[in-house]
RNA sequence: GGAGCGGGACAGGUGGCCGCUGCCUUGCCCCCGAAGGCAAGGGAGAGGAAAGUCCGGGCUCCACAGGACAGGGUGCUGGGUAACCCCCAGUCCCGGCGACGGGAAGGAAAGUGCCACAGAAAACAUACCGCCUGUGCGGUUCACCGCACGGGUAAGGGUGAAAAGGUGAGGUAAGAGCUCACCAGUCCUCCCGGUGACGGAAGGAGCUAGGUAAACCCCACCCGGAGCAAGGCCAAAUAGGGGAACGCUUGAGGGCUGUCCGUCCGAGUUCCCGGGUAGGCCGCUCGACCCCGACGGCAACGUCGGAGCUAGAUGAAUGGUCACCGACCCGGCAGGAGGUGACUCCUCCGGGAAACAGAACCCGGCUUACGGACCACUCCGGCA
RNA sequence: GCGGGUGUAGCUCAGCUGGUAGAGCAUAAGCUUCCCAAGCUUAGGGUCGCGGGUUCGAAUCCCGUCGCCCGCU
Numbered sequence: 001g002g003a004g005c006g007g008g009a010c011a012g013g014u015g016g017c018c019g020c021u022g023c024c025u026u027g028c029c030c031c032c033g034a035a036g037g038c039a040a041g042g043g044a045g046a047g048g049a050a051a052g053u054c055c056g057g058g059c060u061c062c063a064c065a066g067g068a069c070a071g072g073g074u075g076c077u078g079g080g081u082a083a084c085c086c087c088c089a090g091u092c093c094c095g096g097c098g099a100c101g102g103g104a105a106g107g108a109a110a111g112u113g114c115c116a117c118a119g120a121a122a123a124c125a126u127a128c129c130g131c132c133u134g135u136g137c138g139g140u141u142c143a144c145c146g147c148a149c150g151g152g153u154a155a156g157g158g159u160g161a162a163a164a165g166g167u168g169a170g171g172u173a174a175g176a177g178c179u180c181a182c183c184a185g186u187c188c189u190c191c192c193g194g195u196g197a198c199g200g201a202a203g204g205a206g207c208u209a210g211g212u213a214a215a216c217c218c219c220a221c222c223c224g225g226a227g228c229a230a231g232g233c234c235a236a237a238u239a240g241g242g243g244a245a246c247g248c249u250u251g252a253g254g255g256c257u258g259u260c261c262g263u264c265c266g267a268g269u270u271c272c273c274g275g276g277u278a279g280g281c282c283g284c285u286c287g288a289c290c291c292c293g294a295c296g297g298c299a300a301c302g303u304c305g306g307a308g309c310u311a312g313a314u315g316a317a318u319g320g321u322c323a324c325c326g327a328c329c330c331g332g333c334a335g336g337a338g339g340u341g342a343c344u345c346c347u348c349c350g351g352g353a354a355a356c357a358g359a360a361c362c363c364g365g366c367u368u369a370c371g372g373a374c375c376a377c378u379c380c381g382g383c384a
Numbered sequence: 385g386c387g388g389g390u391g392u393a394g395c396u397c398a399g400c401u402g403g404u405a406g407a408g409c410a411u412a413a414g415c416u417u418c419c420c421a422a423g424c425u426u427a428g429g430g431u432c433g434c435g436g437g438u439u440c441g442a443a444u445c446c447c448g449u450c451g452c453c454c455g456c457u
Stems, first nucleotide, its partner, number of pairs: 001380004006375002010372001012325007020045002023042007047356001051367002054365005059227004066261004071223005076090005091105001092103004106218002111216002113212003128157002130153010165183006184208002186205004191200003231282004241273006253265004289308001291306006328352005334347005385456007394409004403440001411427005433449005
């Protein structure tokens, strides 16, 4: 210098002018008023993702939510947390030369299903070629060869993503874990280390068992429903008008939010037509909040102490414009400094870019969008 | 706010219990005709919205993401 990898923090600043939305103070107006309207002054006013709404929780209501089934989710280990499909630390496997990244990573010797094409055979293994053997027939140089039928064989060939452990020796008619040695794996016993996933070592059993559960399924654990348009209060309006269906203790319908059981309420309920209202207040922002420090912990995080308050709008405010400055990039036959060198730094002149995006009950995460600069680390190249 | 569906050739759609991506219309060429249309024969045309994963193998299964459409209140 180039390429890459991981991480946190930032999201330009100041001033002038013109505006917008809440809050506080003061004054005026309306019949009083801390309510309403107007004016002046002061002070405050989006984000790291406010987004997607993909998870989890708080909060509120439904009877504080019972049992069974269905359904859904999660799925290595230990920890963190209010909780999590989140985070941290580790184990194993995979990818990368590496920094590092990724993993729905329980069970396939419970059961069922599937494995196209090719191939003899695709899962209770199988006999196409080949090899060996028996019988018969034919040929014959009497060594043997060919054909047919029957049997044995999984060593060799070929097919496939995958062919029922691998290599060698023995063995056999030919072969085969049939037997043995070594290697790989599985299971059992036991020892050591670790909280554990797991790692290391020893002995035994010829045990060799295909893949697929992001196919059904089995196992373990978790999950009640709805959502601030939740929910509450005030004001306004009103006629329970017309029609239909079901029901009135032989129980319609509703709640426990998919079904059943069980249980509670229960005289009205549902649909269509027509009519009325369509405003305000609370919830609402002080919260698992944020910053700093100490302590514990590898870390996520926790405990303690101190300091701080930082939007609450409701067709929805947080904006526009001008000037200057800062940082960055590019160009320069400009000036200077450092170094042996590759090269780097400072000053000056000219030019340029600054993104993604806008709170709507509130938090913790995930994911996605995004300009520029910073820090640590890795690999390659150049120079000394 | 809550919930559901969909994306495949230029257009409209199949295929989605995993195994070579198809049909109709359209386009092009040829035949037919004096010429055109119709008809007949043939051909071309595909990142299966995008990115990962599972698998021997993915349009199909899983996860994430983007666009479009619909329903309820």